Model confidence (mean pLDDT): 76 of 100. This is a predicted structure of a 322-nucleotide RNA (Bacterial RNase P class A) from an uncultured Armatimonadetes bacterium.
[in-house]
RNA sequence: GGAGUUGGCUGGGUGACGGCUUCCUGGAAACAGGGGGAGGAAAGUCCGGACUUCACAGAGCAAGGUGCCCGGCGCAAGUCGGGGCGGGGCGACCCGACGGAAAGUGCCACAGAAACGUAACCGCCGACGGCUUGCCGUCGGUAAGGGUGAAAUGGUGAGGUAAGAGCUCACCGGCUGCCCGGGUAACCGGCUGGCCGGGCAAACCCCACCUGAAGCAAGACCUAAUAGGGAGAGGAUGACGCUGCUCGCCGACUCUCCGGGUUGGUCGCGUAGAUAAAUCGUCACACAAAGACAGAAUCCGGCUUACAGGCCGACUCCAGAG
Repeated sequence: GGAGUUGGCUGGGUGACGGCUUCCUGGAAACAGGGGGAGGAAAGUCCGGACUUCACAGAGCAAGGUGCCCGGCGCAAGUCGGGGCGGGGCGACCCGACGGAAAGUGCCACAGAAACGUAACCGCCGACGGCUUGCCGUCGGUAAGGGUGAAAUGGUGAGGUAAGAGCUCACCGGCUGCCCGGGUAACCGGCUGGCCGGGCAAACCCCACCUGAAGCAAGACCUAAUAGGGAGAGGAUGACGCUGCUCGCCGACUCUCCGGGUUGGUCGCGUAGAUAAAUCGUCACACAAAGACAGAAUCCGGCUUACAGGCCGACUCCAGAG
C1' cells in the first nucleotide's frame, strides 16, 4: 500500500417561511398565541411475555415444540461466554441438516447383472465335447480386473490359490468389547477382537423434557330504538360450556330458518396517539454523511430480512521498503 474477517456507533441537527395534526390558554365561533409530532429496523407476523375473556377446577389421549457438553443472564422466548464433534476457507473466521439407523416400517429415480440378501453384463480358472489350435457349447468354481452409478459387500500392499476372495499377514478405516489414561462433561488417546454392506429420521417412527384455548376487530361500560315477534328441533335419561376427543365437572337453556330495530358514543389507548388514517415542502447555516432501506395503530423482549454514505476498534492474508 492492497485485499478481507469481525465488533460497535450513526443514518440527522439548528433557524426562517408555508402546510397538516394533537394538547394547553383565550374566544359563541372563525381564529390567535404557545408546547409536541415516525425507526434501527417502525418491516416479516416467526417465537415468547404482559394484559383481556372463556372460568369454578382436574385426569388421560391426541396434537404441537425442543434436542452435543459446562457455566452465566432471563418470567419465558432466547441470548452470552467457553468447549467438543462435523463441514467450508491459505487464514482471520463462518455454518450446524448436533438425541437414536443394533425396536419397527419405508425410500435410494435413471443407469447398471444387481441398491436388503439376492445376483453375474464383459471377464478369469477347471472338466468334458466339437473343431479351422484358438474359437464355440455344456457343467462347475469365482467376484481380485473392467463397466454403470452419488453410493456396489472396507482400502493399500504382500503371501497364497486352478483362478480368486480377510483365505492369511502388515499398516490404515469403521464397529463391538471389558477395560487403561486425560477431561466436571461432551469427547480425545491407547488396547483387544477378522467382527466388516451403506445413506436418508429437515421420512414415518422411538427416547427424554416441556406446553390450556383464543386474541385489542381481546374485552368493559353508556345511550337509544324495535316485534321479549313467528315456525321447527334438542334438553335434569343433563342443554350450553370447560375441550380437538374421552372420563369428569358445572347446572338451564341451546341451535336452525323467516321477519323487525340499532349501525351511535365513552373507555381499553400512552411524553406521536390517529381511526380511512396527521407527523410534510422550500431555503439557509453548521457539520460534512444526511441522497440508502424505508412509515407508528395495545405494549414489551427476542429472532430473521433490507440498507447509500460516514466514523471507530481488533484481527488475517498478499506485495514492497527499512
It was read from a public genome assembly, where an Rfam model found it. Rfam family: Bacterial RNase P class A. Rfam's curators write: Ribonuclease P (RNase P) is a ubiquitous endoribonuclease, found in archaea, bacteria and eukarya as well as chloroplasts and mitochondria. Its family is annotated with ribonuclease P activity, tRNA processing and dimeric ribonuclease P complex in the Gene Ontology. Rfam classes the family as a ribozyme.